[in-house]
Context: one part of a larger RNA
RNA sequence: AACGAACGCUGGCGGCAGGCCUAACACAUGCAAGUCGAACGAUGCCUUCGGGCAUAGUGGCGCACGGGUGAGUAACACGUGGGAACAUACCUUUCGGUGGGGGAUAACAUCGGGAAACUGAUGCUAAUACCGCAUACGCCCCUUGGGGGAAAGAUUUAUCGCCGAAAGAUUGGCCCGCGUCCGAUUAGCUAGUUGGUGAGGUAACGGCUCACCAAGGCUCCGAUCGGUAGCUGGUCUGAGAGGAUGACCAGCCACACUGGGACUGAGACACGGCCCAGACUCCUACGGGAGGCAGCAGUGGGGAAUAUUGGACAAUGGGCGCAAGCCUGAUCCAGCCAUGCCGCGUGAGUGAUGAAGGCCUUAGGGUUGUAAAGCUCUUUCACCCACGACGAUGAUGACGGUAGUGGGAGAAGAAGCCCCGGCUAACUUCGUGCCAGCAGCCGCGGUAAUACGAAGGGGGCUAGCGUUGUUC
Repeated sequence: AACGAACGCUGGCGGCAGGCCUAACACAUGCAAGUCGAACGAUGCCUUCGGGCAUAGUGGCGCACGGGUGAGUAACACGUGGGAACAUACCUUUCGGUGGGGGAUAACAUCGGGAAACUGAUGCUAAUACCGCAUACGCCCCUUGGGGGAAAGAUUUAUCGCCGAAAGAUUGGCCCGCGUCCGAUUAGCUAGUUGGUGAGGUAACGGCUCACCAAGGCUCCGAUCGGUAGCUGGUCUGAGAGGAUGACCAGCCACACUGGGACUGAGACACGGCCCAGACUCCUACGGGAGGCAGCAGUGGGGAAUAUUGGACAAUGGGCGCAAGCCUGAUCCAGCCAUGCCGCGUGAGUGAUGAAGGCCUUAGGGUUGUAAAGCUCUUUCACCCACGACGAUGAUGACGGUAGUGGGAGAAGAAGCCCCGGCUAACUUCGUGCCAGCAGCCGCGGUAAUACGAAGGGGGCUAGCGUUGUUC
């Protein structure tokens, strides 16, 4: 000098920030991802018979973003600079197309099973759901030439869609050079190991996987092993070099009760999806089921220690939708906390008989001290009354009757903490008597203590001041 701090004493106001560093411990409750009727059948309600509204289900898009945490990871994880063998929904541009058919199925109805979660059989039905056929500028496979592969309609007639291909943009996957903590009281490590051929697999290269062949590969320029740790832009300190650090904000990575696995999909091996195993909790009719806050609040626990079970989608942004709009604990705001930084105030001028009181005294006086009182003023902030925004290009304001503006009253409502032996700025008296105590170091205290305790006085900082912890 600094801090995501804590503790003690004290505490007026505002602005801007920050707020579980510990148990990646366990979680009651509510909310945090839906949307589309302009894809579809059906049901219910209203109807001015034109239509309108609502929705469980099928279907589409989204749920891989946004939000959280730092357990793991010493690694191409991250940073930086390159590379070639790739993918990319939605968006933009260009070219071409959108023909003709089919069979189902949920909802629904009937009959069941089950305590529940849920589920079975039969029958009916639609689609932008599913499947053939036709066609093929590009496209794919083998290369005279063949072979293969697509589509979906809706509507208020304006459009919005659908299919194939190419290009772009964006995003992502992969590879490499260099950089990236401690330990040698860790010296050898390695059989898919290192390379080749062939095959499989992948969006893609590759021992990624497999068969065969060869015997390689790494290492004192520290392999392997052990410990610790998310990385970076940055942050703190410092004249710098450096050292320490990685809270908030931003980029990347990893994780989502623990371990494993795949499905769907353009994209996941998926926080609020699925399956299996395990631990734990809950329900049960004992046959069987349900759950996952490291989302926002909140609870218990741990701890020196860290906030509200708040408001709104008004703005910004996101998802869906032609739109109206719906959803959004992202976000914007409000609440709590002197946790930090910054600003302001707690009054100003005048006032000597240097009042009273306190303290000291050589008893004369000195000091507190222009300090107070008194007199003359002012009204910042807070308070009361009235008006009242910007943020919103036309509508829409949670914040909020907030910020601010005008008026009013009255010095009125607003000062503490630490220190005073030296370092180090600031001295006396009394009490105590190696006791009680102080202390960062040196050291004070055993009867005259400027070092303990109190008082008076003084010094420092100030809505804070000290102490403790940590870093430089």

The prediction has a mean pLDDT of 89. This is a predicted structure of a 472-nucleotide part of an RNA (small-subunit ribosomal RNA, 5' domain) from an uncultured bacterium. RNAcentral holds the full RNA, with entries from ENA, Greengenes and SILVA.